[in-house]
Molecule: Bacterial small signal recognition particle RNA
Organism: Bdellovibrionota bacterium
RNA sequence: AGCUAGAUUCUGGAUGAUAUUUCUCUCUGAACCCCGCCAGGACCGGAAGGUAGCAACGGUAGGAGAUGCAAGUAGGUGUUCGGCCCAUCUAGCUGUC
Numbered sequence: 001a002g003c004u005a006g007a008u009u010c011u012g013g014a015u016g017a018u019a020u021u022u023c024u025c026u027c028u029g030a031a032c033c034c035c036g037c038c039a040g041g042a043c044c045g046g047a048a049g050g051u052a053g054c055a056a057c058g059g060u061a062g063g064a065g066a067u068g069c070a071a072g073u074a075g076g077u078g079u080u081c082g083g084c085c086c087a088u089c090u091a092g093c094u095g096u097c
Stems, first nucleotide, its partner, number of pairs: 001094008010083007018074005023068001024066005034059003042051003
C1' cells in the first nucleotide's frame, strides 16, 4: 500500500425505556376586568312594559390529582434486522521499502 472480515460514524424499518404534551375520569375552579340566565334592588315610563345588571345557579378558561395494551413529540437513550461509494479503527493475509 492492497485485499478480506468485523466494528464505529451516517442512514431505513421494528420495538423498548425516559421526559413531556394531548385524550379519558375525579376534585377544584375567574367577587368584578369569561359566557349564559339573572331573584332582590336600581334606572326609564302616566301606565303597559323595558334597560343595564350584583349575588345565587349552570357552564367555560384555568389549577391539582388518578389512570392506560391510548395517541403524539424529543434526543449524545437501549436492542434488533438491514442499507451505504466514501471516512476512521481492529485483526488476518499478500506485496514493497